Notes
The RNA shown here (transfer RNA) has 73 nucleotides and comes from Pelagibius sp. Rfam family: tRNA. The family's RNA type in Rfam is transfer RNA. The sequence was found in a public genome assembly.
[in-house]
Formats: sequence, C1' cells, structure tokens
RNA sequence: GCCGCCUUAGCUCAGUUGGUAGAGCAUCGCAUUCGUAAUGCGAGGGUCGCGUGUUCAAGUCACGCAGGCGGCA
Repeated sequence: GCCGCCUUAGCUCAGUUGGUAGAGCAUCGCAUUCGUAAUGCGAGGGUCGCGUGUUCAAGUCACGCAGGCGGCA
C1' cells in the first nucleotide's frame, strides 16, 4: 500500500425484510433472613464509533473518516 471482518448500556452480546433499542451479568431499591449469601420483584443506565447522504421512517442501506482484529504484498 491492497483486501476482508468488527465497533449497540459499566462488561459480554442479541437486534429478522428498514417500522417504539433489548437480554444476561454488574449497580441501586424493596421483599425474604437474627445477619450475610442465594432467591424473587422493581428501578436507573444508550448522541447504536464520528460525519454526510438515501428514505415518510436508518442500529440496519450508500459514501467518507477514526479505532481494533486478520490476510496479502
């Protein structure tokens, strides 16, 4: 230098054919217990890497950029 893949909650990851952004763990509260753990119920937490475009509507499609991983030279 060229090619491919990945980027979504604090962490690990889903997200179908473009149509209200989710799960588990973690955190906080409550219940339970003599107390803790475990368990149950509930809550908070998101510019979906950044920007532009297409569209009535974008996490999803197109282009550019950034970061990471791999391959070729």